[in-house]
RNA sequence: AGCUCAUCCAGAGGGACUGAGGGAACGGCCCGUCGAAGUCCCGGCAACCUUCUCGCACGGCUACUGACCACUUCGCUGGUCGAGGCCCCGGCGGGACAGGUGCCAAUUCCGUCCUGUGUCGCAACCGCGGCACGGGGAAGAUGAGGA
Numbered sequence: 001a002g003c004u005c006a007u008c009c010a011g012a013g014g015g016a017c018u019g020a021g022g023g024a025a026c027g028g029c030c031c032g033u034c035g036a037a038g039u040c041c042c043g044g045c046a047a048c049c050u051u052c053u054c055g056c057a058c059g060g061c062u063a064c065u066g067a068c069c070a071c072u073u074c075g076c077u078g079g080u081c082g083a084g085g086c087c088c089c090g091g092c093g094g095g096a097c098a099g100g101u102g103c104c105a106a107u108u109c110c111g112u113c114c115u116g117u118g119u120c121g122c123a124a125c126c127g128c129g130g131c132a133c134g135g136g137g138a139a140g141a142u143g144a145g146g147a
Stems, first nucleotide, its partner, number of pairs: 003145006013042005021031003025112004043104003048100002050096003054093003058090001059087004066081005071075001108139001113136010
């Protein structure tokens, strides 16, 4: 670099050095000498990995004294359901944050490809385009995993 899965409308910034760019690409629109990007220090957010003698019971397991169905076999048989019980594994919710990452302008800033609805314009047969709102995808980012 590439593969798989999950998430991406929430949240969280000060200082030092330095000095012109930055927001992935392109278009738009923004941010920036009232200091961009970068490096360092400190702080914070979040909860992916992690963790909890937490909850629920979606799920899973179990299931008596059950219910029903099936049979060349009537059984210590097979199947389906199931009050109840439990929580090892999975799921959902809640709590924690020592460690590994991540993140701390704007929804991933918005759009790009496909599509729905509304509306306006052109055309007047199919249709085309603008704008607004929505759905899906692509791309990207981050994490976890695998190789």
Predicted 3D model of a 147-nucleotide RNA (SAM riboswitch aptamer (S box leader)) from Kitasatospora sp. MAA4. Of the family's consensus pairs, 94% are formed in the model. It matches the Rfam family "SAM riboswitch aptamer (S box leader)". Rfam's curators write: The SAM riboswitch is found upstream of a number of genes which code for proteins involved in methionine or cysteine biosynthesis in Gram-positive bacteria.